Record summary
c-di-GMP-I riboswitch aptamer from Ruminococcus difficilis, 87 nucleotides, folded computationally. Of the family's consensus pairs, 95% are formed in the model. The source organism's lineage runs through Bacteria, Bacillati, Bacillota, Oscillospiraceae and Ruminococcus. The coordinates come from a structure-prediction model, not an experiment, and the mean pLDDT is 86. The sequence is in RNAcentral, with records from Rfam.
């Protein structure tokens, strides 16, 4: 110097639940709270998948069906970025 790969240090994020707000809903934002995460950072204008159905259309009778222009990266893969670094 290169490859491989632990520990440690400094830290980071924040599930369920709950309170408030937004939304038709899915869900999101903020406070509390920690189940966990080495990318549980970003990317839905990379591909795939999942959720919802206001509006619209159809059928119907107070429903049902279809559908994303809505949402999900703590859905999967990919891409980009990032802390530490023995033997």
């Nucleotide at each position: 110097u290169a490859u491989u790969a632990a520990a440690a240090a400094g830290g980071g994020c924040a599930a369920a639940c709950u309170c408030g707000c937004u939304g038709a809903a899915a869900a999101g934002c903020g406070g509390g709270g920690a189940c966990g995460c080495a990318a549980a950072g970003c990317u839905c204008u990379g591909g795939u998948g999942u959720c919802u159905a206001a509006a619209u259309a159809g059928c119907g009778a107070u429903u049902c069906u279809a559908u994303a222009u809505g949402a999900c990266c703590g859905a999967c893969c990919g891409g980009c970025u990032g802390c530490a670094u023995a033997g």